[in-house]
Two RNAs folded together computationally: RNase P RNA and transfer RNA, 459 nucleotides in total.
It holds a member of the Rfam family "Bacterial RNase P class A".
The coordinates come from a structure-prediction model, not an experiment, and the mean pLDDT is 76.
RNA sequence: CAAGCAGAUCGGGUGGUCGCGGGCGCGCAGCCCAGGUGCUGUGGCGCGCCUGAGGAAAGUCCGAACUCCACAGGGCAGGGUGCUGGGUAAUCCCCAGUGGGGGCGACCCCAAGGAAAGUGCAACAGAGAUGAGACCGCUCGGGCCAGCCGGUUCCCGACAGGGCAGCGGCGCGCGAGCAAGGGUGAAACGGUGCGGUAAGAGCGCACCAGCGGCCGGGCGACCGGUCGGCUAGGCAAACCCCACCCGGAGCAAGACCAAAUAGGAGGGACAUAAGGUGGCCCGCCUUCCCCUCGGGUACGGUCGCAUGAGGCCCGGGGCGACCCGGGUCCAAGACAGAUGGCCACCCUCGACAGGAUUCGGCUUAUAGAUCUGGUUGCUUG
RNA sequence: CGGGAUGUGGCGCAGCUUGGUCAGCGCGCGUGCCUUGGGAGCACGAGGCCGGGGGUUCAAAUCCCCCCAUCCCGACCA
Numbered sequence: 001c002a003a004g005c006a007g008a009u010c011g012g013g014u015g016g017u018c019g020c021g022g023g024c025g026c027g028c029a030g031c032c033c034a035g036g037u038g039c040u041g042u043g044g045c046g047c048g049c050c051u052g053a054g055g056a057a058a059g060u061c062c063g064a065a066c067u068c069c070a071c072a073g074g075g076c077a078g079g080g081u082g083c084u085g086g087g088u089a090a091u092c093c094c095c096a097g098u099g100g101g102g103g104c105g106a107c108c109c110c111a112a113g114g115a116a117a118g119u120g121c122a123a124c125a126g127a128g129a130u131g132a133g134a135c136c137g138c139u140c141g142g143g144c145c146a147g148c149c150g151g152u153u154c155c156c157g158a159c160a161g162g163g164c165a166g167c168g169g170c171g172c173g174c175g176a177g178c179a180a181g182g183g184u185g186a187a188a189c190g191g192u193g194c195g196g197u198a199a200g201a202g203c204g205c206a207c208c209a210g211c212g213g214c215c216g217g218g219c220g221a222c223c224g225g226u227c228g229g230c231u232a233g234g235c236a237a238a239c240c241c242c243a244c245c246c247g248g249a250g251c252a253a254g255a256c257c258a259a260a261u262a263g264g265a266g267g268g269a270c271a272u273a274a275g276g277u278g279g280c281c282c283g284c285c286u287u288c289c290c291c292u293c294g295g296g297u298a299c300g301g302u303c304g305c306a307u308g309a310g311g312c313c314c315g316g317g318g319c320g321a322c323c324c325g326g327g328u329c330c331a332a333g334a335c336a337g338a339u340g341g342c343c344a345c346c347c348u349c350g351a352c353a354g355g356a357u358u359c360g361g362c363u364u365a366u367a368g369a370u371c372u373g374g375u376u377g378c379u380u381g
Numbered sequence: 382c383g384g385g386a387u388g389u390g391g392c393g394c395a396g397c398u399u400g401g402u403c404a405g406c407g408c409g410c411g412u413g414c415c416u417u418g419g420g421a422g423c424a425c426g427a428g429g430c431c432g433g434g435g436g437u438u439c440a441a442a443u444c445c446c447c448c449c450a451u452c453c454c455g456a457c458c459a
C1' cells in the first nucleotide's frame, strides 16, 4: 500500500425567523365554591423561560414488569426449550468452553439429547431398502452322450488325411456355495491392505472409523491411553421417549368520576344450576344472573403514565457476559395524536425511518463517516 | 394500539394432519372437427415452481425459521 476479519461510536452542523406538543412563572378578564375580601382551584387568552423521537421508535419473534381473574392450586391434554458450565428479574438472549463444518489466515457458522424403548417412513430405479438380496458374475458337483473345438490311445488309409471312447476347454441348462467385482440408487449390513480359500467372506491379522469396559485429566460437555468383541445403517424441524419450563387475558389491562335510558323484548338457568373469556375435569370464589336483539352516553374527564431491572463517571472482583461500592444527573408524555416551513453560511451534500403502558433481548431496513485491534499478500529500508 | 386468519395458472378453489413420478378440478383461453355462419357439443393443447428468502431431509406446495402483502375482530354504560 492492497485485500479481507472482528469490535465500538456517530448518523448533518450553526445562527435567525414563523409555527406545534408538554411543564413552570407572570399578567388580563370571566365563571364556580367558600367566605376570614387576603387568596385558592379549574379552564381561556397573551407574554417570558425551559424542554421535545430512534439505533432501529419497525416486525410483534421471545422474555418479563404491571393489572384483573383465587393468594393461580391438582390432574389430563397441549405448547416450548434441548452439547456443557455460567450470567440475568427472565428468555428461543448473552458469555466462556466442548464437538462438528467452512476459510491460507484473522475469524465465521451449527434446533448439537435419545435411532441397542417401541411404532412408522424410504417415491423412482434396482435382484435386493433392514435381521434384505442374487441380475450379470466367481467356484464346485453332476448332465448333454446326434452341441462345438483340441489333441492322445485305438481304428481306416500307401501317403496326405479322416473317424472316435475316455480326457481337457467352450457353450447350454440343473443343483449347491459366495458376496469379492460389475450394475441400480440419496442410502446396499464398516474402509484399506496382507494372508487364507474351490471361489469367497472379520474367516484370521495390521492400521483407521465406530461401539463397550477400565485407567488418567477436566465441575462438566469431552479429551488422552489401554483392553475387548469384530460392526451396531438413515430420518425424531415423523409419532414418540427422557430432562426442564409454561394458568389465562392483555393499558381497548384495570381504578375512580360525570352524563344518559324503555331499566324494554325474546331465550336459557334458578343449586344435579349459572357465571368467573381458562382446551377439559376437579377444586376454589360469587350468587341472581347469562346470551341475543333493542336502548343510552360520548367519540367525556382524571389516574394508570414515566425515578426506572435508569443514564454517565470513578474504584474493585471476574477470561468474559456481568456483579459490588461510591459520586453525579433527571432526559417527550400526546389521545386525531406534537419535531415542521423559510432564509443565510459551512461540510463529506445527508440513508433507513418516527413514540403511544414500560423495560431486556432477537430479527429485519439503513447513504455514509470515524476509531481500535488482529490476518494475508506485495514493496522499500 | 392489541389479537387472529389467508396467500396455489387470468378468476374461484382442492391438495398441506400421513413429505415422494401429485401439482389437480371448474370457469375462462388457443387450435381442429361439427354448422351456411354463430352458440352449444366433441377432441387436443397452452398457461404454475405453489407470496419471497433460508434451513431440515435422499427428496418440501406440505415440516421449521425470517420477511412481504391482503383481510377480519376489539369503545363504554345499563
Stems, first nucleotide, its partner, number of pairs: 001377003005373006012346007020052009054352001058363002061361005066250004073282004078246005083097005098112001099110004113241002118239002120235002135182002137178005143172002147170004154163003190208006209231001211228007254303004264293005273287004295458003310329008347350001382455007391408004401439001410426005432448005